[in-house]
Context: one part of a larger RNA
RNA sequence: UGACGGGGGUCCGCACAAGCGGUGGAGCAUGUGGUUUAAUUCGAUGAUACGCGAGGAACCUUACCUGGACUAGAAUGCGAGUGCUACCUGCAGAGAUGCGGGGUUCUUCGGACACGAAGCAAGGUGCUGCAUGGCUGUCGUCAGCUCGUGCCGUGAGGUGUUGGGUUAAGUCCCGCAACGAGCGCAACCCCUAUUCUUAGUUGCCAGCACAUAAUGGUGGGGACUCUAGGAAGACUGCCUGCGCAAGCAGAGAGGAAGGAGGGGACGACGUCAAGUCAUCAUGGCCCUUACGUCCAGGGCUACACACGUGCUACAAUGGCAUAUACAGAGGGUCGCUACACGGUAACGUGAUGCCAAUCUCAAAAAGUAUGUCUCAGUUCGGAUUGAGGUCUGCAACUCGACCUCAUGAAGCUGGAAUCGCUAGUAAUCGCGCAUCAGCAAUGGCGCGGUGAAUACGUUCCCGGACCUUGUACA
Numbered sequence: 001u002g003a004c005g006g007g008g009g010u011c012c013g014c015a016c017a018a019g020c021g022g023u024g025g026a027g028c029a030u031g032u033g034g035u036u037u038a039a040u041u042c043g044a045u046g047a048u049a050c051g052c053g054a055g056g057a058a059c060c061u062u063a064c065c066u067g068g069a070c071u072a073g074a075a076u077g078c079g080a081g082u083g084c085u086a087c088c089u090g091c092a093g094a095g096a097u098g099c100g101g102g103g104u105u106c107u108u109c110g111g112a113c114a115c116g117a118a119g120c121a122a123g124g125u126g127c128u129g130c131a132u133g134g135c136u137g138u139c140g141u142c143a144g145c146u147c148g149u150g151c152c153g154u155g156a157g158g159u160g161u162u163g164g165g166u167u168a169a170g171u172c173c174c175g176c177a178a179c180g181a182g183c184g185c186a187a188c189c190c191c192u193a194u195u196c197u198u199a200g201u202u203g204c205c206a207g208c209a210c211a212u213a214a215u216g217g218u219g220g221g222g223a224c225u226c227u228a229g230g231a232a233g234a235c236u237g238c239c240u241g242c243g244c245a246a247g248c249a250g251a252g253a254g255g256a257a258g259g260a261g262g263g264g265a266c267g268a269c270g271u272c273a274a275g276u277c278a279u280c281a282u283g284g285c286c287c288u289u290a291c292g293u294c295c296a297g298g299g300c301u302a303c304a305c306a307c308g309u310g311c312u313a314c315a316a317u318g319g320c321a322u323a324u325a326c327a328g329a330g331g332g333u334c335g336c337u338a339c340a341c342g343g344u345a346a347c348g349u350g351a352u353g354c355c356a357a358u359c360u361c362a363a364a365a366a367g368u369a370u371g372u373c374u375c376a377g378u379u380c381g382g383a384u385u386g387a388g389g390u391c392u393g394c395a396a397c398u399c400g401a402c403c404u405c406a407u408g409a410a411g412c413u414g415g416a417a418u419c420g421c422u423a424g425u426a427a428u429c430g431c432g433c434a435u436c437a438g439c440a441a442u443g444g445c446g447c448g449g450u451g452a453a454u455a456c457g458u459u460c461c462c463g464g465a466c467c468u469u470g471u472a473c474a
Stems, first nucleotide, its partner, number of pairs: 001474002003471003007468007015458002019421005026312008034303002042053002064298007077120002081115003087102006105112002123287002126285003132281002134276003137272001139270001144183006150159003163174003189264004194232007204221002208219003235258001238252001239250004301440001314414001318373007330361003335354002339350004380411001385406007427450007
């Protein structure tokens, strides 16, 4: 100087407390451990691994296993040269591949295109993240981390950065052997809440007409909503009280908004030899008729078990049936599809509009109205299984989703323990997107609808910040 203390002081955080809803019990989905296996590819492992890399494992992916093949090789460049080997097709084969048949075109004669000897150059998802770059997690959006000059100390170092107040903040004020400065904080950026202005199509429709069974459907209009450019607005600016000041308090005024209005992006010096050599790049080491490459099939989907994360429930604030209302944000031409017909349905057949503020996905759901069920393993719950189908795709056996009929398991609110959340939040309800032929999505990322309870307080648990103290630790 740090680190640590079941030392002290001050302060903060959904840290506790006060509340609401969960997990832990059930079934299923998914990840992991373990076990099994020819293989169940590899990585991630307290917090900071475990719906994680994977924003799509039937083949491919694919790295794993079994078997069959190749050796300048599956890809690219330079290449002497060759013009048909491109393309179509026959046979063998699981295919890779091998053996045959047919067969040219354009030309500015350079070539396009295909093949291609020798050679230069390969390839490796093999090892080392403890050789590395880059990227990332975490402490932590915590308020800290330092420097120049000066001063103090033999020196390591100290001071500044401590103290008194204040703040979300090393934020600001006052004081002070310090005076300044940098990286952080804050602000500048984006979205959102209000108003004004500009513009008015594909959006809108108040007033005036037209038309219709009805509809901004049409003429027209820019008022309104909205769209998207610009501008204003919030600063403790004003008032009162307290205070030297910074600032604090107020059911104060004004205001759409008040003291950081709400949310996002943004992560200091560093810590964990944290993670990643399998995104990529890269040193070293290793393989080179194989640890490279191609192909078929299998595996990554196994299953006495254990754990994590979720979904659905156990019902009446509910289930079912019929009718009916109101979103936002997105996607669409190898696509989204109105509408009509067929089918109980998944879907099929035809057909129309749209490269979309124009057409479409599209039905929002919880809600509301009426009826029914009457506390039961039930009209709760839907696992499992049987049968029949639909769709995607070369192909759904291993191993897809969906539909219909039948079946109708566990489960009556969950031990010890444990998690999230402070407001448009929790809870609850549906909608969309990426990936994608299809889909194992209950996941992830977004969007809106309905919409709470509680916070006395800081003694205690956990984590953190500053000052101080002890130490046989560095």
Predicted 3D model of a 474-nucleotide part of an RNA (small-subunit ribosomal RNA, 3' major domain) from Marinoscillum pacificum. The sequence was found in a public genome assembly. Rfam family: Bacterial small subunit ribosomal RNA. Model confidence (mean pLDDT): 82 of 100.